[in-house]
RNA sequence: GCUUGGGUAGCUCAGUUGGUAGAGCGCUCGCCUGAAGAGCGAUAGGUCGGCGGUUCGAGCCCGCCCCCAAGCA
Numbered sequence: 001g002c003u004u005g006g007g008u009a010g011c012u013c014a015g016u017u018g019g020u021a022g023a024g025c026g027c028u029c030g031c032c033u034g035a036a037g038a039g040c041g042a043u044a045g046g047u048c049g050g051c052g053g054u055u056c057g058a059g060c061c062c063g064c065c066c067c068c069a070a071g072c073a
Base pairs, nucleotide, nucleotide: 001072002071003070004069005068006067007066010025011024012023013022019056028042029041030040031039049065050064051063052062053061
């Protein structure tokens, strides 16, 4: 340099032919316990990598750029 895959909550990842974004773990609180852990319940937490475009409407489609991984040279 070229090709492919990926970037979404603190972490690991879903997100169905475009229709107001979720799970598990973790944090916090409550129940339980002598206390802690385990278990059960609840809350909070997101500019969906950036900038433009298409559309009534974009995490999803298009263009450019940034970052990560693998392969090729």
Transfer RNA from a Candidatus Nomurabacteria bacterium, 73 nucleotides, folded computationally. Rfam family: tRNA. It is annotated as a transfer RNA. Its mean pLDDT, the model's own confidence on a scale to 100, is 82.